RNAcentral holds the full RNA, with entries from MGnify. Large-subunit ribosomal RNA, domain IV from a soil metagenome, 354 nucleotides, folded computationally.

Context: one part of a larger RNA
RNA sequence: CCGUCGCUAAGGAACUCGGCAAAUUAGCUCCGUAACUUCGGGAGAAGGAGUGCCUCUGGAGGUGAAGAACCUGCGUUUGGAGCUUCCGGAGGUCGCAGUGAAAGGUGGGCUGCAACUGUUUACCAAAAACACAGGUCUGUGCCAAGGCCUAAAGCCGAUGUAUACAGACUGACGCUUGCUCAGUGACGGAAGGUUAAAGUGAGAGGUUAGACUUCGGUCAAAGCUUCGAGCCCAAGCCCCGUUAAACAGCGGCCGUAACUAUGACGGUCCUAAGGUAGCGAAGUUCCUUGUCGGGUAAGUUCCGACCCGCAUGAAUAGCGUAAUGACAGCCCAACUGUCUCAGCGACGGACUCG
Numbered sequence: 001c002c003g004u005c006g007c008u009a010a011g012g013a014a015c016u017c018g019g020c021a022a023a024u025u026a027g028c029u030c031c032g033u034a035a036c037u038u039c040g041g042g043a044g045a046a047g048g049a050g051u052g053c054c055u056c057u058g059g060a061g062g063u064g065a066a067g068a069a070c071c072u073g074c075g076u077u078u079g080g081a082g083c084u085u086c087c088g089g090a091g092g093u094c095g096c097a098g099u100g101a102a103a104g105g106u107g108g109g110c111u112g113c114a115a116c117u118g119u120u121u122a123c124c125a126a127a128a129a130c131a132c133a134g135g136u137c138u139g140u141g142c143c144a145a146g147g148c149c150u151a152a153a154g155c156c157g158a159u160g161u162a163u164a165c166a167g168a169c170u171g172a173c174g175c176u177u178g179c180u181c182a183g184u185g186a187c188g189g190a191a192g193g194u195u196a197a198a199g200u201g202a203g204a205g206g207u208u209a210g211a212c213u214u215c216g217g218u219c220a221a222a223g224c225u226u227c228g229a230g231c232c233c234a235a236g237c238c239c240c241g242u243u244a245a246a247c248a249g250c251g252g253c254c255g256u257a258a259c260u261a262u263g264a265c266g267g268u269c270c271u272a273a274g275g276u277a278g279c280g281a282a283g284u285u286c287c288u289u290g291u292c293g294g295g296u297a298a299g300u301u302c303c304g305a306c307c308c309g310c311a312u313g314a315a316u317a318g319c320g321u322a323a324u325g326a327c328a329g330c331c332c333a334a335c336u337g338u339c340u341c342a343g344c345g346a347c348g349g350a351c352u353c354g
Stems, first nucleotide, its partner, number of pairs: 001349008010340002014338001019335001027051005036041001038172001052093012067078004094098001106333007113325002118130002134170007146156003173320004178250003183247002185243005192238003199231002203227005210219003251269005278312001279309001290306005
């Protein structure tokens, strides 16, 4: 010096990203116990007192000996000793210390997030992520929808039947969940437009019996064959509606009140509609350490406000919320070698010899 422990003057978080680590607390009995609350809780809240041993003694319970009475039976009644369990009272006594060792909560305040108990990255993440009970929408009438599958058979769904099953979103509870259907999707509609194959087939080409011929060739039926206008015509798309707890979206400029400032008010442009209630420098705020208040001697964090929301906002839920949390931020008390600042001790290494 390294590892694991023990102790430490004075101070007591000055350490540090951060009280990380360590220390404090600790059992039992009694007293006492706030805000808030879903009346269950919070709560072991907090904060106090007692605690050993010896002698004497009280109360309650369990067991029930000797003896006594009646009696002769493994009898009944009575009796209360001794032992023992619990709860006390008085006096005394020892130590620094009596839950004398071990085991065995540190406590409190404010805020964010998630209701909660649970689940998770086996081996760097346990969380605010996932799940959850509850809410809503959609599909599905049973050989259900949906799923497995060689897409077949068969099976799950289910020996269930819409108070069921499947899919999606949200996530206890309380109060709520505004406007927009223009785009995309879904559902419904069928008048019109567009539209495939098939069907029908006007017409055209190839071939050549034949006809004609100036012998070069020209025309050309049937059959076979190639192409093919028009007509007919489904879904879809266009179109017309509905639907946002479907995917989503939720404006700009200018002026205006008798100080100033501000703008209830007015004008104008655009839009499918222009963000409602709430909340707001937020886990969202760039400017920003915004401004004000609180806490500190001093506070980029924290708490309470303000609102100028770069770029909040309502089931990608909004705002609250008791309880809960090895969650995240801040503060206080207690406590300490975290530190000022290091020292000593124990054991095992390192080192020397072997």